[in-house]
Context: one part of a larger RNA
């Protein structure tokens, strides 16, 4: 000096406590665990593993297993020697790799590139060690801490500053002190939305003026208004009033779009977990080398007495269903998007206008309105499963796609102990849209609007953290 205490003490966090809404019960998806297996490839394991790595596992992918092949190798560099041509295409044979025919005949005047066969020094490993490592990354934590320099103190480890009175999200400020200071953090500067203002108006917009039209910014035209794109203005405890030490500060007011860090993001001090990753990459050593290297087919990674986790539908009347009606933001598009007509009950077919996109693809869906069904039934609830017919994408949907019709029509009627999120445009709720991708097991991940709550006395207690400071047989 830490470090711990079912030791005092003071602060704070959806930490309880007050509300809302789930989980755990049913079905399904999806991950993990077991178990089977020829193989069920590898990794991640309390918080911080378990829709994690995977933002795409029918072949590829792929790292696993079977089984056919190959050995200077799929791939680099050299070096010696030799040779005639090279990739596509075309037949045979074969699962296919791969073999041999055919055919073709590269750049350059050449010398050489480029191939190709042999030899060998090497290539090759998603083999081992994340406990040898580098370089990302999680955690405590966006917690308020974590240190230095001179200087005093103490023999010394060390302390002091950093404790103290107040303060604030914050070691954030004020005050006081043997301290003066200073640095990583905090804050700020960055981006984002919320208000005006200027400037500029196409593909965005239409008040006023004119036309046309069943109709529609459609057209002339306009810049006023939304909007876009930029530049600036604005918020600072500035003002005024209580309290406070006159002080940082803090109540309450007013102006204000907007008030005390507005809202949201990006940003993570020294460190702890010998945390996580040699399967991104990179990389000591170790080990294979006719193989643990490299090419195929095929099959596995989807297996299913069972446990866990994460979700998604729903058990209904705030509803289900049928009609006909209204209002959105992100964002993507040429091997794309993809309008209208026609065909199909549909999934989709066929046509192909307009679109490299403020211009086209482009209708949001709860709301809301108007009817039937019906009053609580396993129903016109709710859709599992299962038969049968199709449709897309693909070289191929049998293992093992997705969707569509028709027909089935399961469990489930609100969930035991327990346990999760959320303080506002948030919970809940409602459709949208991207990436990945051929196609899609996406009900997931990142985003975008639409409607839009409820509570919070208050910190005794549970959890996790700061400071003090007091007890140790522990370091």
């Nucleotide at each position: 000096u830490g470090a711990c205490g079912g030791g005092u003490c003071c602060c704070c966090g959806c930490a309880c406590a007050a509300g809302c809404g789930g989980c755990g019960g049913a079905g399904c998806a999806u991950g993990c665990g077991g178990c089977u297996u020829a193989a069920u490839u590898c990794g991640a394991u309390g918080c911080a593993a378990c829709c994690c790595g995977a933002a795409g596992a029918a072949c590829c992918u792929u790292a696993c297993c079977u089984g056919g092949g190959u050995u200077u190798g799929a791939c680099a560099u050299u070096a010696u020697g030799g040779g005639a041509a090279a990739a596509g295409c075309c037949g045979u044979a074969g699962a296919g790799a791969u073999a041999c025919g055919g055919u073709g005949u590269c750049c350059g005047c050449a010398a050489g590139g480029g191939c190709c066969c042999a030899u060998a020094a090497c290539a090759g490993g998603u083999g081992g060690u994340g406990c040898a490592u580098g370089g990302c990354u999680g955690u405590c934590g966006u917690c308020a801490g974590c240190u230095c320099g001179u200087g005093u103190c103490g023999u010394g480890a060390g302390a002091u500053g950093u404790u103290g009175g107040g303060u604030u999200a914050a070691g954030u400020c004020c005050c006081g002190c043997a301290a003066c200071g200073a640095g990583c953090g905090c804050a700020a500067c960055c981006c984002u939305u919320g208000u005006c203002c200027u400037a500029u108006g196409u593909u965005g917009c239409c008040a006023g003026c004119g036309g046309a039209u069943u109709a529609u910014g459609c057209c002339g035209g306009g810049g006023a208004c939304u909007c876009a794109u930029a530049g600036g203005a604005g918020a600072c405890u500035g003002c005024c009033g209580g309290g406070g030490a006159u002080a940082a500060c803090u109540c309450g007011g007013a102006g204000g779009a907007a008030g005390g860090u507005g809202g949201g993001g990006a940003c993570g001090a020294g460190g702890u977990c010998a945390a996580g990753u040699c399967a991104u990459c990179a990389u000591g050593c170790c080990c294979c080398u006719u193989a643990u290297g490299c090419c195929c087919a095929g099959g596995g990674c989807u297996g299913c007495a069972c446990g866990c986790a994460u979700g998604c539908u729903a058990c209904a009347a705030u509803a289900g269903u049928c009609g006909g009606u209204a209002c959105a933001a992100c964002g993507g598009g040429c091997u794309g998007c993809g309008a209208u007509c026609c065909c199909g009950c549909g999934a989709g077919g066929g046509u192909g206008a307009g679109c490299g996109a403020a211009u086209c693809c482009c209708u949001a869906a709860a709301a809301g309105c108007c009817g039937a069904c019906c009053u609580c039934a396993g129903u016109u609830c709710a859709g599992a499963u299962u038969g049968g017919a199709g449709u897309c994408u693909g070289c191929a949907a049998c293992u093992c796609g997705a969707c569509u019709c028709c027909a089935u029509g399961a469990a489930g009627c609100c969930g035991g102990a327990g346990u999760c999120g959320c303080u506002a445009g948030u919970a809940a709720u409602c459709g949208c849209g991207g990436a990945u991708c051929a196609g899609c097991u996406a009900a997931g991940c990142c985003g975008c609007g639409g409607u839009g709550a409820a509570u919070g006395c208050g910190u005794u207690c549970u959890c996790g953290g700061g400071g003090a400071u007091u007890g140790u047989a522990c370091a």